This is a predicted structure of a 99-nucleotide RNA (Bacterial small signal recognition particle RNA) from an Oscillospiraceae bacterium. The source organism's lineage runs through Bacteria, Bacillati, Bacillota, Clostridia and Oscillospiraceae.
[in-house]
RNA sequence: CGGCAGGCCCUGUACGAUCAAGGUCUGUGAACCAUGUCAGGCGGGGAACCGAGCAGCAUUAAGCAGUUCUCUUGUUGCGAUACAGUAAGUCUGUCGUUC
Numbered sequence: 001c002g003g004c005a006g007g008c009c010c011u012g013u014a015c016g017a018u019c020a021a022g023g024u025c026u027g028u029g030a031a032c033c034a035u036g037u038c039a040g041g042c043g044g045g046g047a048a049c050c051g052a053g054c055a056g057c058a059u060u061a062a063g064c065a066g067u068u069c070u071c072u073u074g075u076u077g078c079g080a081u082a083c084a085g086u087a088a089g090u091c092u093g094u095c096g097u098u099c
Stems, first nucleotide, its partner, number of pairs: 001096008010085005015079002017076001019074004023068001025066004034059004042051003
C1' cells in the first nucleotide's frame, strides 16, 4: 500500500418509549319543531271505553365535559433492543507485496 473479515459510523425495517387524534366508557344534554309513557284538563259516547295530547318522568340525537394507550391510526432530532444493507471514513485481526 492492497485484499478479506469484523466493530464503530450511516441508512432502512420490526419492536419498545413519548405525544396526538378517532373509537370505548361515564356524566350532562330537546319548553315546542325526537321517541315512549302520558297525571290533570279537553273532545266523542247513554255507558263501557276511545281519541288527540300539555306538564312531569324515562330513553336518547346533535353538542359539551371527563375517562381509558384495554382498541385503531399516526407522530417524534427518543432507545441501541433485534435484523438487514452497503458508498465513504475510522479502528482491530489476518494474508500478500514493497521499502

The RNAcentral record of the sequence draws on ENA.